[in-house]
Description:
Two RNAs folded together computationally: RNase P RNA and transfer RNA, 484 nucleotides in total. It holds a member of the Rfam family "Bacterial RNase P class A". Rfam's curators write: Ribonuclease P (RNase P) is a ubiquitous endoribonuclease, found in archaea, bacteria and eukarya as well as chloroplasts and mitochondria. Gene Ontology terms of the family: dimeric ribonuclease P complex, tRNA processing and ribonuclease P activity. The family's RNA type in Rfam is ribozyme.
RNA sequence: GAAGUCGGCCAGGCAACCGCUGCGUGCUUCGGUGCGGAGAGGAAAGUCCGGGCUUCACAGAGCAAGAUGCCGGUUAACGACCGGGCACCGCGAGGUGACGGAAAGUGCAACAGAGAACAGACCGCCGAUGGCCGAAAGGACUUCGCCGCCGCAAGGCGGCAAAGUCCUUCAUGCAGAGCAGGGAGACCUGUUCUGCCGGCACAGGCAAGGGUGAAACGGCGAGGUAAGAGCUCACCGCGGACGUGGUAACACGGACGGCACGGCAAACCCCAUCUGAAGCAAGGCCAAAUAGGGAAGCGCAUGGCGUGGCUCGCGUUGCUUCCGGGUAGGCUGCUUGAGCGUACUGGCAACAGUAUGCCUAGAGGAAUGGUUGUCCACGACAGAACCCGGCUUAUCGGCCGGCUUCCCCC
RNA sequence: GCGCCCGUAGCUCAGCUGGAUAGAGUACUUGGCUACGAACCAAGGGGUCGGGCGUUCGAAUCGCUCCGGGCGCG
Numbered sequence: 001g002a003a004g005u006c007g008g009c010c011a012g013g014c015a016a017c018c019g020c021u022g023c024g025u026g027c028u029u030c031g032g033u034g035c036g037g038a039g040a041g042g043a044a045a046g047u048c049c050g051g052g053c054u055u056c057a058c059a060g061a062g063c064a065a066g067a068u069g070c071c072g073g074u075u076a077a078c079g080a081c082c083g084g085g086c087a088c089c090g091c092g093a094g095g096u097g098a099c100g101g102a103a104a105g106u107g108c109a110a111c112a113g114a115g116a117a118c119a120g121a122c123c124g125c126c127g128a129u130g131g132c133c134g135a136a137a138g139g140a141c142u143u144c145g146c147c148g149c150c151g152c153a154a155g156g157c158g159g160c161a162a163a164g165u166c167c168u169u170c171a172u173g174c175a176g177a178g179c180a181g182g183g184a185g186a187c188c189u190g191u192u193c194u195g196c197c198g199g200c201a202c203a204g205g206c207a208a209g210g211g212u213g214a215a216a217c218g219g220c221g222a223g224g225u226a227a228g229a230g231c232u233c234a235c236c237g238c239g240g241a242c243g244u245g246g247u248a249a250c251a252c253g254g255a256c257g258g259c260a261c262g263g264c265a266a267a268c269c270c271c272a273u274c275u276g277a278a279g280c281a282a283g284g285c286c287a288a289a290u291a292g293g294g295a296a297g298c299g300c301a302u303g304g305c306g307u308g309g310c311u312c313g314c315g316u317u318g319c320u321u322c323c324g325g326g327u328a329g330g331c332u333g334c335u336u337g338a339g340c341g342u343a344c345u346g347g348c349a350a351c352a353g354u355a356u357g358c359c360u361a362g363a364g365g366a367a368u369g370g371u372u373g374u375c376c377a378c379g380a381c382a383g384a385a386c387c388c389g390g391c392u393u394a395u396c397g398g399c400c401g402g403c404u405u406c407c408c409c410c
Numbered sequence: 411g412c413g414c415c416c417g418u419a420g421c422u423c424a425g426c427u428g429g430a431u432a433g434a435g436u437a438c439u440u441g442g443c444u445a446c447g448a449a450c451c452a453a454g455g456g457g458u459c460g461g462g463c464g465u466u467c468g469a470a471u472c473g474c475u476c477c478g479g480g481c482g483c484g
Stems, first nucleotide, its partner, number of pairs: 001406010012375007020039002023036005041381001045392002048390005053279004060312004065275005070084005085099001086097004100270002105268002107264002122210002124206003129203002131200004137168007145160006173196010218236002221233003237259001238257002242253004283332004293323006303317004339358008376379001411483007420436004429467001438454005460476005
């Protein structure tokens, strides 16, 4: 210097004038008015989580339903945050992760494929063992014929079948024994059994290789075998114990097991933990009004209501709907708060503690705006409505810091 | 403030207990029929399944998040 990564901060500035809403104070003819001081955000948004507050038992038992889901910590609490583990991505700084259980059970896996979960045999390998064969079986070449494909054609390629020659092969078998027949006999012929040689691939064996698939029932190498196979062995993976380190998740180690136990739980489900319901139109106070009006229904206590998905429990004692009538005004809740700034201390950090300083919208048809001047980098997304902690989403741009990789110079 | 539902072709809707060509009616285009038009017959085109990210071998379908629309209660 370039590229990148992580964290934090700002969100046009200044001045003048005119407005708007609260507050304090003075004046007032009670309508207002002078002065002083204050007046939107990092998201005020979405309402996705969590809590405070309030009412109902200051909330209780069980079921159901929902949420969360590696470990430890922070916190008022959380599905948030911090630190760590593991997995994946990145050369790296760093980033991402709904990351419990698939040996509790049920279920799902289209198409392709022989077989898709106590699997399977299409091609292939073998044929040890049993069976069958001995011009048995296979191969090469030559010739002829038929079929298919390609090509405009000449022709080429592939398959099937026949004949001949050669080869495997010394032989189209060999050796031994028995039986039968023939012969005067040597011996010949036939047949059976046993062994050897060669062959078939019929029974059967195998799952190495090919092929299908997202996924094929441990991987890879060696031994072994008829061919094979955790069948055996080494290494790796996996498993349950053991030892060591760590609070733990987990990591490491040597031995053992010979693979039984593949995937999906953002499928049902199981396990653990958590959740009572409602919401400031909650709720409280004052004032006003009023006739306990009429009709229907349910019930009359093993009931109704508060009470919400259900049952119990607790409190209370008629409730619901329709018609008609009355009243629908004010105060409060309301902003001093798990508050903010600074310094120090503890902690890796989230965060906590101590000291000190500060007060920072509170409306109720709903205020925070406009004009002018000037400067610059020319100004984005957007507007409180009970409050707070997070998450998510939107956002012109700018500033600061930590770290990484590469290049150049000293 | 609280709760619920929907978004698929120009329009109205199926499909949503995952399975690959996403379907129907209507509209549109072409051809036929007709003297011509409608109706009818035949064929055809047309889809970011509201957007994004994820789970899975595989997503219109399951999960999260955002956007848009609608409804109900106090």
Source information
Its mean pLDDT, the model's own confidence on a scale to 100, is 77.